[in-house]
Molecule: small-subunit ribosomal RNA
Organism: uncultured bacterium
RNA sequence: GAGUUUGAUCAUGGCUCAGGAUGAACGCUGGCGGCGUGCAUAACACAUUCAAGUCGAACGGAAGGAUUGCCUUCGGGCAAUGCUUUAGUGGCGGACGGGUGAGUAAUGCAUGAGCAACCUGCCUGGAAGAGGGGGAUAACACAGAGAAAUCUGUGCUAAUACCGCAUAAUGUGGUUUGGGGGCAUCCCCGGACCAAGAAAGGAGCAAUCCGCUUUCAGAUGGGCUCAUGUCUGAUUAGAUAGUUGGCGGGGUAACGGCCCACCAAGUCUGCGAUCAGUAGCCGGACUGAGAGGUUGAACGGCCACAUUGGGACUGAGAUACGGCCCAGACUCCUACGGGAGGCAGCAGUGGGGAAUAUUGGACAAUGGGCGAAAGCCUGAUCCAGCGACGCCGCGUGAAGGAAGACGGUCUUCGGAUUGUAAACUUCAGUGAGCAGGGACGAGAAAGGACGGUACCUGCAGAGCAAGCCACGGCUAACUACGUGCCAGCAGCCGCGGUAAUACGUAGGUGGCGAGCGUUAUCCGGAAUUACUGGGUGUAAAGGGUGAGUAGGCGGGGAUGCAAGUCAGGUGUGAAAUGCAGGGGCUCAACCCCUGAGCUGCACUUGAAACUGCGUUUCUUGAGAGUCGGAGGGGUAAUCGGAAUUCCCGGUGUAGCGGUGAAAUGCGCAGAGAUCGGGAGGAACACCAGUGGCGAAGGCGGAUUACUGGACGACAACUGACGCUGAUACACGAAAGCGUGGGGAGCAAACAGGAUUAGAUACCCUGGUAGUCCACGCUGUAAACGAUGAAUACUAGGUGUAGGGCCGGAAGGUUCUGUGCCGGAGUAAACACAAUAAGUAUUCCACCUGGGGAGUACGGCCGCAAGGUUGAAACUCAAAGGAAUUGACGGGAGCCCGCACAAGCAGUGGAGUAUGCGGUUUAAUUCGAUGCAACGCGAAGAACCUUACCAGAGCUUGACAUCCCGGUGAAAGGUCGAGUAAUGUUGACCGUUUCUUCGGAACACCGGAGACAGGUGGUGCAUGGUUGUCGUCAGCUCGUGUCGUGAGAUGUUGGGUUAAGUCCCGCAACGAGCGCAACCCUUGCGUCCAGUUGCUACGAAAGAGCACUCUGGAUGGACUGCCGUUGAGAAAACGGAGGAAGGCGGGGAUGACGUCAAAUCAUCAUGCCCCUUACGCCCUGGGCCACACGCGUACUACAAUGGCGCAAACAGAGGGAAGCGACCCUGCGAGGGGAAGCAGAUCCCAAAAAGGCGUCCCAGUUCAGAUUGCAGGCUGCAACUCGCCUGCAUGAAGUUGGAAUUGCUAGUAAUCGCGAAUCAGAAUGUCGCGGUGAAUACGUUCCCGGGCUUUGUACACACCGCCCGUCAAACCAUGAAAGUCGGGAAGACCCGAAGUCAGUGUCCUAACCGAAAGGAGGGAGCUGCCGAAGGUCGGUUCGAUGAUUGGGGUUAAGUCGUAACAAGGUA
Repeated sequence: GAGUUUGAUCAUGGCUCAGGAUGAACGCUGGCGGCGUGCAUAACACAUUCAAGUCGAACGGAAGGAUUGCCUUCGGGCAAUGCUUUAGUGGCGGACGGGUGAGUAAUGCAUGAGCAACCUGCCUGGAAGAGGGGGAUAACACAGAGAAAUCUGUGCUAAUACCGCAUAAUGUGGUUUGGGGGCAUCCCCGGACCAAGAAAGGAGCAAUCCGCUUUCAGAUGGGCUCAUGUCUGAUUAGAUAGUUGGCGGGGUAACGGCCCACCAAGUCUGCGAUCAGUAGCCGGACUGAGAGGUUGAACGGCCACAUUGGGACUGAGAUACGGCCCAGACUCCUACGGGAGGCAGCAGUGGGGAAUAUUGGACAAUGGGCGAAAGCCUGAUCCAGCGACGCCGCGUGAAGGAAGACGGUCUUCGGAUUGUAAACUUCAGUGAGCAGGGACGAGAAAGGACGGUACCUGCAGAGCAAGCCACGGCUAACUACGUGCCAGCAGCCGCGGUAAUACGUAGGUGGCGAGCGUUAUCCGGAAUUACUGGGUGUAAAGGGUGAGUAGGCGGGGAUGCAAGUCAGGUGUGAAAUGCAGGGGCUCAACCCCUGAGCUGCACUUGAAACUGCGUUUCUUGAGAGUCGGAGGGGUAAUCGGAAUUCCCGGUGUAGCGGUGAAAUGCGCAGAGAUCGGGAGGAACACCAGUGGCGAAGGCGGAUUACUGGACGACAACUGACGCUGAUACACGAAAGCGUGGGGAGCAAACAGGAUUAGAUACCCUGGUAGUCCACGCUGUAAACGAUGAAUACUAGGUGUAGGGCCGGAAGGUUCUGUGCCGGAGUAAACACAAUAAGUAUUCCACCUGGGGAGUACGGCCGCAAGGUUGAAACUCAAAGGAAUUGACGGGAGCCCGCACAAGCAGUGGAGUAUGCGGUUUAAUUCGAUGCAACGCGAAGAACCUUACCAGAGCUUGACAUCCCGGUGAAAGGUCGAGUAAUGUUGACCGUUUCUUCGGAACACCGGAGACAGGUGGUGCAUGGUUGUCGUCAGCUCGUGUCGUGAGAUGUUGGGUUAAGUCCCGCAACGAGCGCAACCCUUGCGUCCAGUUGCUACGAAAGAGCACUCUGGAUGGACUGCCGUUGAGAAAACGGAGGAAGGCGGGGAUGACGUCAAAUCAUCAUGCCCCUUACGCCCUGGGCCACACGCGUACUACAAUGGCGCAAACAGAGGGAAGCGACCCUGCGAGGGGAAGCAGAUCCCAAAAAGGCGUCCCAGUUCAGAUUGCAGGCUGCAACUCGCCUGCAUGAAGUUGGAAUUGCUAGUAAUCGCGAAUCAGAAUGUCGCGGUGAAUACGUUCCCGGGCUUUGUACACACCGCCCGUCAAACCAUGAAAGUCGGGAAGACCCGAAGUCAGUGUCCUAACCGAAAGGAGGGAGCUGCCGAAGGUCGGUUCGAUGAUUGGGGUUAAGUCGUAACAAGGUA
């Protein structure tokens, strides 16, 4: 920096990613070289070789040559000399080098000091010395024991091995003394005396060299001490008996409780002791802008360890990796008696593990040990080998080359892309290969493991050398196919349910490249622990409050000091690393040189502003004093009235009480009501006020007593005495607990009554704890201003409480409190704003994603309830804040609508028609399903339609285009055969156009294949069309302004309207789509035109166009006029005129959008599917079924009616395969025949309700279903399955439960007429006119809608969200009778090795002694300490445990509905 909470926004906040790094590992791949690097796990066990020896110039021997001499039994022997080898004695070295990191949180490490408290072999420098003796002992020989390891005895021998003696001081110790110094003990330089105390030789002809002894000093290396720093946990708060100190001893190289005896009671600790866990530390390394964080492989310094534990010896040095002793475990040998061993050296083996190399070469170099030296030794080291483990370098070719080849992939079929890529041409020659030459590393000589290596030269020839990951966003890179919530992917968000750029594969592309990805870990990003650099009103976070301890911080002036601070200097900060500049390998990595630096620590000199410390002073902070008023501040006592309840009595009678409505309850045994009297407890109306007091909790009748605090005024007192405040301490509502009282009302629990599906609730009737008092406990609250305390500063305005001052008052001013508004500023916003959430300072408390969880365990407190402190596993990618736009609310306000109300007529009941569901069926084709499906698609299913079923057939097809061959016709018509029927087939009729006469067109037949075809799927892939909200008044934009932003404003407000209609106002000004108007129709007039229309003339004809009418044009209506109201507005109301009046009536017209609404079966169309069938054709059947349920209609139930009779009156339509008059015929449907009419002419056509008469309330003279018989019409055909007529039959039905629909005027209701579709077939649909009402107070309620506002945990938007139990699966975890294992200590027992101490036993060369003996030494024994081991009870950690507790997670389980809206009881 990015992704991720949301519809969107801002902020908070977590999670995740991009970077770098690694001793890495894994997957795929792998050409070369250089430089590095390589058991991180089992400090597990180790076979085998090697890793520490050397010196003969310390010593005596032994062995083997050689030379010389002598002897000789000629084999040889002896002696001497010199050489080589060497077991042993002796010296030096095995304390270095090499390994590892177990232990260790300080006996460690780092940095800096100190030792006046120390040592130091070899080395360097100085001073001095080495005289003279002695006794042994290995080797060796002999003997012996043993399997071995090894050991014993006797005898011989040497030394630079060992031991006396002598000598010796500037040395050491003691005593004494002079001088000087310091830092307390003390130190330095001198003098005198006393005591103890040295030595070794070797080589050389020699010179001399190497050694030896004493001593001083240096150097080097160590030892000890101190200061500072050095991980986590307080759910570890107290630890400590040699502990702390002293005196005196011992011990040590040295100080010291290091050890011991005695004395004292100290010492450490909140600045974290003790305990537990983890860990080697550092230079450095990685990361980071830095500050930091992490780390301690390799290289370097220090430490610790060497199978585990203990111990000393030797030595200059060890408590000793390749030494010793003991104990334990393990392994090996064994003759079973006893022995041997220690790879955390180099290789190597097994094992463990994701994982880490050769049983290599050489001492040539560097270094080490020994030696006089030559030299020897050196798994240190230098090299090589193995591993892409890391870093660096190089290569796998370069240039040209378009027919943009083939192939692949995609494709809109045109092409695009792979791609100059390849082929091809011309080249160079790194690496690898072959051949030749051939180093540096090496200093006087010799000597090279690496190595015939690096390097150089030549040769051949593109020949031998490219992969890995990714491609939805973050994040560079896209298409096809397969798959179909499957298989799978995934770092986060998330992909996958039939069109997946996210899975798998392919092509292409991107990235890196001998590597590339993944995993793990660290830092970064993360300002996400915030020192640099965060926060706490509402996001996580202010302690409930006070007084106050430690601590932190602290007013003005003067002065001193110099701890902090600042400056200069000095020492140190090892080297390496890093940085800069140079240099060397062809470059680089790598290596070398130089420089700066190493931000630190210490010392020293100085400065004195600030902090600090000391002294002094001041008054403004703070306190004290005097005076004054205010107050529900606290504690205790006393008193009071109103009200409730109860008791007694009187009056009085049937109810009272309670609720939404009731009931339980009380009451005739007298309630309730009312009057009087009494008892008792609790609380204190009015005053009363965002008014008062208190630190908070809290405090309210009155009086009294005691008492705390604040405030004002004054300025004579003190003189910084202050602020904050961890731990401890005190106070602390309500509920609760204990003891004892008290108990009127109220009231958890409980009981009853209701409500309810249930109702362990809400409501009602009762009612116990409790509420009250005293004493004690508890210690928590949304203990809230969700805002810690203190100080200072920073515009105002306006209330209020208590004081002061000025003023006659009004008012002004000032201090302290308490409110509101508001500016700057702050803030994510909301908001805060002198009572800050502003600007600063100080101190305290607290926070670091959500859940798990304020839970578990542990501790502390509590009588208990519980409180306080307070985790983890696991799980999620969010949880949460503020604000925005919507939607929603059993929120509010305003308004509208046949929405309700007021009415009229219905539906729901009956019969029938019709559609749907269901059922049935071979099929009952399909679609439509709340409103907005259901007389809907269908404006008309007997065949057809037809998509369904059964059966029979066809396969380039019923239909389109293309090709080949044939025919010249074909189609069509008529008559046949045959079949259930199409297909099939015979006969007859019929016989095209153009022509350049070649042919072409056209049609049919046959054939092949491309293809046709599909009412098959997906309306959730789509276009188009449609429904609905809704003819509701809304929906938006540009610019500007406001807001961090989503957004707001405009569009809100005041009026008004049918209307976002208009007016006014306004940070808005304008505009668009909607509204309205423009269009059609109807209502009035005028003008023009009139035939089929009309008629003034008696009729006709004729004539005419005045009237009716028809067609066109035009006028008319605009709140225009008047009045009232209103804001001098818009507009409303009333009126005039007018045919019509405030939109005149009706229609067409449907904004942005919503419903994944409907339709793939109107049509079109992507994709998928079928292809002798899911296509096509035909016959028959079905779509018409029928126990049922629903919708929509028709007809009725009758008298506002039925029936009968009779020249009443429409409008709008239709008519040629048609409408069909008059006439004849039939009871009728109809039939015959036929005029007229392509229509203002003719026809359909009779309008009906209306009028008159009759019937008299009945299942009827109502109603007409059903059924029988007889007919008619259409049609190829009325069986399934048409319509109509006549006669006969005469069902249900007497006005319809819950519920529900339409309608506000020419409307409802009622009456008939027509048309489309159509051969025929309407109770449906669409139209037409006739007759012609009732009612509307009004907007409380139901439904729908609009605007504003409010709440919201909703945004798929309330058909939303969401909680808990139960049931199921899985996971982690707590408890648990116990069981098992580990750790650290403690007490006691035993007590190895060993030091030390003691010692009476035994042994004993050097010295003393004439001897005896002694001194000394050794062994033995004893004692203290003492490892391992044993016993014991506690403690702590872990594992496990029947059972049990809650927790978490899990598309569609159960029960309810707790929360979010007033969430339906806030």